Transfer RNA from a Candidatus Pacearchaeota archaeon, 73 nucleotides, folded computationally. Its mean pLDDT, the model's own confidence on a scale to 100, is 83.
Formats: sequence, C1' cells, structure tokens
RNA sequence: GCCCUCAUCGUCUAGUGGCCUAGGACAGGUGGUUCUCAGCCAUCAAACACCGGUUCGACUCCGGUUGAGGGCG
Repeated sequence: GCCCUCAUCGUCUAGUGGCCUAGGACAGGUGGUUCUCAGCCAUCAAACACCGGUUCGACUCCGGUUGAGGGCG
C1' cells in the first nucleotide's frame, strides 16, 4: 500500500427494511422476603461509533471517516 471481517445499555449479546417508543443475561438502583447477609421475587434506569446517500420507511442496504481484528505484498 491492497483486500476481508467487525463496531448495539457498564459488560456479553439478540436483530438480516415496517411486528423495535431496540429484547435477553450478568452487573447496578429501589422495594419485598430475612434478626442481618447471601439467595429468591417484583420493579426501575441504561445502548444502535460518526458523516452522508438510497427508500414511503434504515440498527438493518450503499459510500466515506474513525477504531479493533485478520490476510497478502
């Protein structure tokens, strides 16, 4: 230098154009249970890397940027 893959709550992850005001697990907050803690139950908060394009409609498709990983030279 060229090519490929990936980027979603604090962490891990589901999602393959409309059913998503984005779901689950762990972690966290609050309440219940308990003498207390743990555990269990209920509940709450929390995310689509950024910019543009396509489309009636984009987390999803396309281009670029940034970052991470891999291959070739």
Its Rfam family is "tRNA". Rfam classes the family as a transfer RNA.